The RNA shown here (transfer RNA) has 73 nucleotides and comes from a Patescibacteria group bacterium. The source organism's lineage runs through Bacteria and Bacteria candidate phyla. Model confidence (mean pLDDT): 81 of 100. Its Rfam family is "tRNA". By type it is a transfer RNA.
[in-house]
RNA sequence: GCCGAUGUAGCUCAAUAGGCAGAGCAGUGCUUUUGUAAAGCAAAGGUUGUCGGUUCGAUUCCGACCAUCGGCU
Numbered sequence: 001g002c003c004g005a006u007g008u009a010g011c012u013c014a015a016u017a018g019g020c021a022g023a024g025c026a027g028u029g030c031u032u033u034u035g036u037a038a039a040g041c042a043a044a045g046g047u048u049g050u051c052g053g054u055u056c057g058a059u060u061c062c063g064a065c066c067a068u069c070g071g072c073u
Stems, first nucleotide, its partner, number of pairs: 001072007010025004019056001028042004049065005
């Protein structure tokens, strides 16, 4: 330098031939306990890597860039 993959909640990952963004764990509150843990319940937590484009509408499609990983030279 070229090619490919990945980027979504604090962490690990879903989601889709474009139509209200979810789960588990962690954290918080409550119940239970003499107390802690475990268990149960509840609420919260996201500018879907960045910037543009297409579209009534983009996590999803297109382009450029950034980061990580892999391959080739």